[in-house]
RNA sequence: UGGGUCGGCCGGACGGUCGCGUGGCGGGCAUGCCCGCACCGAGGAACGUCCGGGCUCCACAGGGCAGGGCGGUGGGUAACACCCACCCGGAGCGAUCCGCGAGACAGUGCCACAGAGAGCAGACCGCCCCCUCGGGGGUAAGGGUGAAAGGGUGGUGUAAGAGACCACCGGGGUCGUGGCGACACGACCCGCACGGCAAACCUCGCCCGGAGCAAGGUCAGACAGGGGAUGACGACGCGGCCCGCCGAGUCCCCGGGUAGACCGCUGGAGCGGCACGGCAACGUGUCGCCGAGAGAGAUGACCGUCGAAGGGUCCGCGCACGCGGCCCGGAACAGAACCCGGCGUACAGGCCGGCCCAUUCG
Numbered sequence: 001u002g003g004g005u006c007g008g009c010c011g012g013a014c015g016g017u018c019g020c021g022u023g024g025c026g027g028g029c030a031u032g033c034c035c036g037c038a039c040c041g042a043g044g045a046a047c048g049u050c051c052g053g054g055c056u057c058c059a060c061a062g063g064g065c066a067g068g069g070c071g072g073u074g075g076g077u078a079a080c081a082c083c084c085a086c087c088c089g090g091a092g093c094g095a096u097c098c099g100c101g102a103g104a105c106a107g108u109g110c111c112a113c114a115g116a117g118a119g120c121a122g123a124c125c126g127c128c129c130c131c132u133c134g135g136g137g138g139u140a141a142g143g144g145u146g147a148a149a150g151g152g153u154g155g156u157g158u159a160a161g162a163g164a165c166c167a168c169c170g171g172g173g174u175c176g177u178g179g180c181g182a183c184a185c186g187a188c189c190c191g192c193a194c195g196g197c198a199a200a201c202c203u204c205g206c207c208c209g210g211a212g213c214a215a216g217g218u219c220a221g222a223c224a225g226g227g228g229a230u231g232a233c234g235a236c237g238c239g240g241c242c243c244g245c246c247g248a249g250u251c252c253c254c255g256g257g258u259a260g261a262c263c264g265c266u267g268g269a270g271c272g273g274c275a276c277g278g279c280a281a282c283g284u285g286u287c288g289c290c291g292a293g294a295g296a297g298a299u300g301a302c303c304g305u306c307g308a309a310g311g312g313u314c315c316g317c318g319c320a321c322g323c324g325g326c327c328c329g330g331a332a333c334a335g336a337a338c339c340c341g342g343c344g345u346a347c348a349g350g351c352c353g354g355c356c357c358a359u360u361c362g
Stems, first nucleotide, its partner, number of pairs: 001358010012306007020041002024037005043333001047344002050342005055212004067208005072086005087101001088099004102203002107201002109197003124143002126139006151169006170192001171190008216263004225254006233247002236244002270289008310328003314325004
């Protein structure tokens, strides 16, 4: 210098005028409206609502079934399907990236098409032997089919062949060493004792009760309804009185749902700096800061200065690429609604850093 790879950050700036929203302060006053003042007022994804939690109500002795999720090992965390570190397998010269990464000697099932044969298999073309022109037998090295053909390469051996035998590689078993562990390495033994699919059923281990802020709660009044007291008034017991019973009226208590107001509501697993522990994710301590909170709807408009991308029939330099000037141009994806931690997805453009490869010069 060119190419690559990984990570972090920003994502229009400043000023003026007017306007909007919550709460605060001050004032007016008809007591819930108006005026004034200063502060604060969207994002890295506020998005999708896919996971995990807090919180609230309901259910619940304990355990199990059903259903669902997760799945190498160790750690982090409130928790996770997230994050960190490592292991194993694969891709790459490498930095680095990818993996829905338990179990296929518990059982059942499947392996399309092609092919002779697809699981304790099979003989199409071949190869070899015998009889002789077509058969019989042996074989599985070579060819062919397929995603996959019962270990691979080389040799010995043989009529031709074959783990039949040998060496190395692969595989399995036992033991040892290292590691918390996944696992790695080594020694000895076994000619191989059986392939793939569990995102097929299934088995093993761990986890999970349901619904969601329109959760849920408080308040005063009115209404439906319920209960109690009284009942001198009225009805019934033939009439009167007593008594019994019922009722209107009066008083007291309870009072569902809907609508309203308020709470929940935002100061929190919070953010930033420093120190310490840790490879890291993260944790601990200390100092500082307060940054939206609704009615389902606020967070905007205009002007000025500057401005990234992009564009220009302009000017200058110049090797056609290009560099500088001038002019035009004007900023991607996207909008909180109970709150957090993640993941996923969208995104014009810009800045910073680590590492790798190639090349040049010293």